Record summary: Predicted 3D model of a 109-nucleotide RNA (THF (Tetrahydrofolate) riboswitch aptamer) from a bovine gut metagenome. Its Rfam family is "THF (Tetrahydrofolate) riboswitch aptamer". Rfam's curators write: Tetrahydrofolate (THF) riboswitch was first reported for Ames et al. as an RNA motif in 5' untranslated (5'-UTR)regions of folate transport and biosynthesis genes in Firmicutes genomes. The sequence is in RNAcentral, with records from MGnify. Its mean pLDDT, the model's own confidence on a scale to 100, is 77.
[in-house]
RNA sequence: GCAGAGUAGGACUGUGCGCGUGAAGUGCCGGGUGGACAGGGAGUUGUCAUCCGGACGAAAGGCCUGGAAAUCUUUUCCGGCUUGCGGUGCACGGCCCGCAUCCCGCUGC
Numbered sequence: 001g002c003a004g005a006g007u008a009g010g011a012c013u014g015u016g017c018g019c020g021u022g023a024a025g026u027g028c029c030g031g032g033u034g035g036a037c038a039g040g041g042a043g044u045u046g047u048c049a050u051c052c053g054g055a056c057g058a059a060a061g062g063c064c065u066g067g068a069a070a071u072c073u074u075u076u077c078c079g080g081c082u083u084g085c086g087g088u089g090c091a092c093g094g095c096c097c098g099c100a101u102c103c104c105g106c107u108g109c
Base pairs, nucleotide, nucleotide: 001109002108003107004106009097010096012094013093014092015091016090017089018088019086020085021084028054029053030052031051032050033049034048035047039104040103041102042101060083061082062081063080064079066078067077068076069075070074
């Protein structure tokens, strides 16, 4: 000098257990606080968490030899199970991407 390895984290996806469906969550915008970013150091206008404010905004159905009530072959309410739905949460797995950037180091040549 050339090539390469490796982190946090992220996208997609599978399984399990939840939450919501009486709308929280997710996503978007603005602001505050805090954290992390390969073996070492620095570190953003990038990233993650959390808080505050704002705009937008949704998909329900079936069954019960369950309970209660009423105007009682029915209806309503409550509960349970189940199929869906939600840019839904967590855990584990698969797969791909992966230091913003700067300096040094590591492996091979």